[in-house]
Context: one part of a larger RNA
RNA sequence: AGCGCAUGGUGAAUGCCUUGGCAGUUGGAGGCUACGAAGGGCGCAGUCAGCUGCGAUAAUCGCCGGUGAGCUGCAAACAAGCUUUGACCCGGCGGUACCCGAAUGGGAGAACCCGUGCGGAGUAAUGUCCGUACAUCGCCGAGUGAAUCCAUAGCUCGGCGAAGCCAACCCGGUGAAGUGAAACAUCUCAGUAACCGGAGGAAAAGAAAGAAAACUCGAUUCCCUCAGUAGUGGCGAGCGAACGGGGAACAGCCUAAACCGAUUCCAGUGUCAAGCCGGCAGGCGUUGCUGGAGCGGUGUAGCGGGAGCGGCUUGGUCUACUGCCGUGAGAUCAAGGAGUUACAAAGGUUGUCGGUUAGCCGAAGACCCCUGGAAAGGGACACCAAAGACGGUGAUAGUCCGGUAGGCGAAAAUUGACAACUCUCCUGGCCGUUUCCCAAGUACCACGGAGCACGAGAAAUUCCGUGGGAAUCCCGGACGACCACGUCCCAAGGCUAAAAACUACCAACUGACCGAUAGUGCACUAGUACCGUGAGGGAAAGGUGAAAAGAACCCCUGGCGGGGAGUGAAAUAGAACCUGAAACCAUGUGCUU
Repeated sequence: AGCGCAUGGUGAAUGCCUUGGCAGUUGGAGGCUACGAAGGGCGCAGUCAGCUGCGAUAAUCGCCGGUGAGCUGCAAACAAGCUUUGACCCGGCGGUACCCGAAUGGGAGAACCCGUGCGGAGUAAUGUCCGUACAUCGCCGAGUGAAUCCAUAGCUCGGCGAAGCCAACCCGGUGAAGUGAAACAUCUCAGUAACCGGAGGAAAAGAAAGAAAACUCGAUUCCCUCAGUAGUGGCGAGCGAACGGGGAACAGCCUAAACCGAUUCCAGUGUCAAGCCGGCAGGCGUUGCUGGAGCGGUGUAGCGGGAGCGGCUUGGUCUACUGCCGUGAGAUCAAGGAGUUACAAAGGUUGUCGGUUAGCCGAAGACCCCUGGAAAGGGACACCAAAGACGGUGAUAGUCCGGUAGGCGAAAAUUGACAACUCUCCUGGCCGUUUCCCAAGUACCACGGAGCACGAGAAAUUCCGUGGGAAUCCCGGACGACCACGUCCCAAGGCUAAAAACUACCAACUGACCGAUAGUGCACUAGUACCGUGAGGGAAAGGUGAAAAGAACCCCUGGCGGGGAGUGAAAUAGAACCUGAAACCAUGUGCUU
């Protein structure tokens, strides 16, 4: 020096564990905010750096419930206290809630600076302090009020609302590229990503100017299929329906117009006006009439509907400037019906039955023996079970503890269903008809685009831009150029639950999911430390023991560290702490040289 063996050191793998994750199921909830949010800054404890909690009333205050013996958070210790006159803790409702932040009195380099009005405290007085109001925009209302007579603009005040945040889902606007086409330009990726606007617990869509070609169906949405079919396509790459069938869930309505009004405003007209239900008489007459815009009534369809007019029919009462006669537009009552998710709309009261936000009761081994530090293990004998889910307890417990099955429970707040009452709303029908209405710069056409599975194609249907520009029921649109016939439908206004998408958040439960290089980036003071001017990037780090019983005392030592003693089942479990592999290092020893 090498090799081997043994014993150690170092080192952290491995095994075991789990407080944390991941993926789901079911239910709930689906919003918070000027009554100041989300998110922060700075503070608050006897000693207090971090986390948690809280806000100058500052690890908290009050009330009402629950619970019942301890308590002053994680988190020890000392100190000082609280508590059966009910503390701590849990729930409900309140109070307080500095400064920033939509941030909103003005400003600003967020957490700071500076005000004004009114009221108050204080001072000899000023400074100072406290309370309160003071941003902008929109809508509604009122007052005031220019050029300019009326008016309008403007100004002032009052009321209501908005603003900002939020995971995904939804609707709309704008809208790529990497990529694929084995290159690339049409095409594809993709109307995706991204950005912007808007809303809801869902959104959107939706009651046929539909689909079709049967003797047809009958709003929308979603699922399965039709079908990778028909098509489309540098007919490349690719893209890719519909009809029909089977299911889920089902719900239908309101306006515009014609016409009417002793309805409001504006303009015009007007004393011989026009008109005031019909006739006669009287009277009125800035009411009226005509036009326009509102309001109220009426009315809503495709075997067309409605209005107007005419006819027939249909409860009571009242009734048109005055009187009489007549008519009965209208009003009201009765009767009947309906109603708060659309179909008109605000609810209120009461009752019943639930749910949620604290909790409570809850069976059965203190049995004997063995091993052990410890029994839940082994042996033997019992018991409960609407409970043998799960977790804990010194090893593996139905009967030790918490629970579990099954029951019970709310002063307060909140939520749902149902019922009753109140309340509110609606109510003629039939027949005929030569009259009127039935959504206009719309439909449609040309050109340029987009979107439809459909790339200009024979290219319909839908939407936008520019230009042109109809018809009103014997109308008009569609049926994939176009025309005829036939069939279906009725555009140019609007509302609408359910079936259907998602999960930041809450609760319970589940897993041939992970088990600390895994599983979230984070099991731990983690979006922390740290890096970066910044946008942003972004860790490492779990385990003594059943219990601290965490090693009194002695010795070496400056300390670290160690040796005894002691604790413990174990200290090679000693805090650099379970197990403790390998590389690597050392000591002892054997062999070889």
Molecule: large-subunit ribosomal RNA, domain I
Organism: Caldifarciminota bacterium